RNA sequence: GCCUCCAUAGCUUAAUGGAUAAAGCGCGGCCCUCCGGAGGCCGAAAUCGAGGUUCGACUCCUCGUGGGGGCA
Numbered sequence: 001g002c003c004u005c006c007a008u009a010g011c012u013u014a015a016u017g018g019a020u021a022a023a024g025c026g027c028g029g030c031c032c033u034c035c036g037g038a039g040g041c042c043g044a045a046a047u048c049g050a051g052g053u054u055c056g057a058c059u060c061c062u063c064g065u066g067g068g069g070g071c072a
Stems, first nucleotide, its partner, number of pairs: 001071007010025004018055001027043005048064005
C1' cells in the first nucleotide's frame, strides 16, 4: 500500500428497514436480615464520527476514525 471482518450501557451480548433499542454481569436506592457479599423490588446508563438513500436507518450506501485477520 491492497483486500477483508468488526465497532450498541462500565463489561459481555441481542435487536426482518418499522414497539419506548432488549438482556446478563456490574453500579445506585429501597426492602429483607444479627450483618449482607445471599434473596426481593425499583432505577441510572449505549447505537464510533460525518454525509447519503428511504415515509421510516442500530440495520442499506459513501467517506473518515479505531481495532482484528490476510496479502505485498